[in-house]
Background: A computed fold for a 271-nucleotide part of an RNA from a Candidatus Omnitrophota bacterium, annotated as large-subunit ribosomal RNA, domain VI. The prediction has a mean pLDDT of 89. The organism belongs to Candidatus Omnitrophota, within Bacteria.

Context: one part of a larger RNA
RNA sequence: CGCAAGGAUAUCUGAGGAGAGCAUUCCCUAGUACGAGAGGACCGGGAAUGUCGGACCUCUAGUGUUUCAGUUGUGCCGCCAGGCGCAGAAGCUGAGUAGCUAUGUCCGGAAAGGAUAAGCGCUGAAGGCAUAUAAGCGCCAAGCCCCCUCCAAGAAUAGAUAUCCCUCCUGAGCAAUCAGGACGAAGAGACCUUGUAGACUACGAGGUUGAUAGGCCCUAGGUGUAAGGUCCGUAAGGAUUUUAGCUGAAGGGUACUAAUAUCUCGAGCGA
Numbered sequence: 001c002g003c004a005a006g007g008a009u010a011u012c013u014g015a016g017g018a019g020a021g022c023a024u025u026c027c028c029u030a031g032u033a034c035g036a037g038a039g040g041a042c043c044g045g046g047a048a049u050g051u052c053g054g055a056c057c058u059c060u061a062g063u064g065u066u067u068c069a070g071u072u073g074u075g076c077c078g079c080c081a082g083g084c085g086c087a088g089a090a091g092c093u094g095a096g097u098a099g100c101u102a103u104g105u106c107c108g109g110a111a112a113g114g115a116u117a118a119g120c121g122c123u124g125a126a127g128g129c130a131u132a133u134a135a136g137c138g139c140c141a142a143g144c145c146c147c148c149u150c151c152a153a154g155a156a157u158a159g160a161u162a163u164c165c166c167u168c169c170u171g172a173g174c175a176a177u178c179a180g181g182a183c184g185a186a187g188a189g190a191c192c193u194u195g196u197a198g199a200c201u202a203c204g205a206g207g208u209u210g211a212u213a214g215g216c217c218c219u220a221g222g223u224g225u226a227a228g229g230u231c232c233g234u235a236a237g238g239a240u241u242u243u244a245g246c247u248g249a250a251g252g253g254u255a256c257u258a259a260u261a262u263c264u265c266g267a268g269c270g271a
Stems, first nucleotide, its partner, number of pairs: 001154001006165007016151004022050007034039001052108005060102004067095005072087006113145002119139004166270001167182006183268001187265004191207005212258003215254005221247003228241005
């Protein structure tokens, strides 16, 4: 920009396209059929496994650049105590929430149907027979079409359903209508708070009739028992107060802070 009949919101249909489609082992049938024996089934049923793919983070296992603790050297905060800086743009070490992950967890390949290939048939003439074929009718594959998953109306034959929205004034005119003015619907966007969404954009949640983000409170989880005091010890240190103190991303709550205000587009019932 378009979408033969206004505009808008939501939900669909599915032309068409893409994906998937895998394999193995064991058990039963059955040591049966078959076979002198050795060996050893079709058909049918059941149980597992691997690869591949999708999703997820409860478990297991990683990461987790500062969440907690320990600690060396050195400098500083006047000293002690307690801390901070630097030693990699984590000093080193031990752990680790969320998130992101696989080695972890869950799920998938199916079944059914249709038309067929090679192949196997029925009936059956030409051609008194024969013949699966000439007319006619069947069976049959991991393959084809469907079935399953995803995208999908720019599918220009441009689809459907539901709902929402859309006027007044003045003048002229017999009227149709014309001229001028005002209003600016439903809805959309800008702007702002933002996200498990994201390069930007887009998409999603919100914008005071509000829990969208921050702060604060509570909790979970992490770390592992803070500082200060008291007691014991000459001291290093230990015990106790204290399963403390601290705590990024998690869950719940709470308007304290910020989403204020405002602007733009969108028109008048529709060839």
Background:
The sequence was found in a public genome assembly.